Parts: sequence; structure tokens; C1' cells
RNA sequence: ACACCAUCCAGAGCGACUGAGAGAUCUGGCUCAACGACGUCGCAGCAACCACCCGAGAGGGAGCGGUGCUACAGCCAGAACCGAUGGAGU
Repeated sequence: ACACCAUCCAGAGCGACUGAGAGAUCUGGCUCAACGACGUCGCAGCAACCACCCGAGAGGGAGCGGUGCUACAGCCAGAACCGAUGGAGU
């Protein structure tokens, strides 16, 4: 990079730095934001995909490891055979 499978209405925030837009794209809404959003880092936490433990399996457990996540349903509707995360593969 490509194609495949699963999930995306549950859950979980503080501090420091920074400083103007942010919630992926387009249109229309709605919302967050100088009482500092978004982002980065640190710590804390949530969840349980992989790994781990029990089990023939279905399933269950635990939360040390690899990821992920911690405003709003992937914020909502429509469009675009869009995107994100994990697993296994070429």
C1' cells in the first nucleotide's frame, strides 16, 4: 500500500505548554472555544481487539504486556462504494 473480518448510541479527565479556530471532506443544522477550545506532553482512568488464565466448546476470568479510547451516536441529516480502531493476510 492492497483486499478481508469485527466494532463504531455503553464507559472513562486533570495538570502543564501553546494560542485560534475545532467537531475528517462537501451542503444544511447543532455544538465546543480567549472563563483558552483544537493540538502536544505528563499523570490518571475506561474498555477488553490481540496476547494471558480456566474450559472440549459455548462461554467465563484477570487487567502485568501490544494497541485503542477518555464533549455531543463517527455530533446529526444527505452525498461521496467516505473514515477511524483492532485482528489476521498478501

Notes: SAM riboswitch aptamer (S box leader) from Arthrobacter sp. MYb214, 90 nucleotides, folded computationally. Its Rfam family is "SAM riboswitch aptamer (S box leader)". Rfam describes the family as follows. The SAM riboswitch is found upstream of a number of genes which code for proteins involved in methionine or cysteine biosynthesis in Gram-positive bacteria.